[in-house]
């Protein structure tokens, strides 16, 4: 230098064919216990890496950029 893939909650990751984003774990509160752990219940937690384009509408499609992983040279 070239090619492919990835970037979504604190962490690990879903999210189909464009219609206002979810799960598990962690954390918080409650129940239970003499108390803790475990278990159960509930709520909370998001500029979907950035900029632009298309569209009535973009996490999703298109272009550019940034970071990461792998391969080639």
């Nucleotide at each position: 230098g070239c090619c492919a893939c990835c970037u979504u909650a604190g962490c690990u990751c879903a999210g189909c064919u464009g219609g206002u984003a979810g799960a598990g774990c962690a954390g918080u509160g409650c129940u239970u216990u003499c108390g803790u752990a475990a278990a159960g219940c509930a709520a909370a937690g998001g500029u979907c890496c950035c900029c632009g384009g298309u569209u009535c509408g973009a996490u999703u499609c298109c272009g550019g950029g940034a970071g990461g992983u792998g391969g080639c040279u």
The RNA shown here (transfer RNA) has 73 nucleotides and comes from Parcubacteria group bacterium Gr01-1014_3. Its mean pLDDT, the model's own confidence on a scale to 100, is 81. The sequence was found in a public genome assembly. It matches the Rfam family "tRNA". About the family: Transfer RNA (tRNA) molecules are approximately 80 nucleotides in length. The family's RNA type in Rfam is transfer RNA.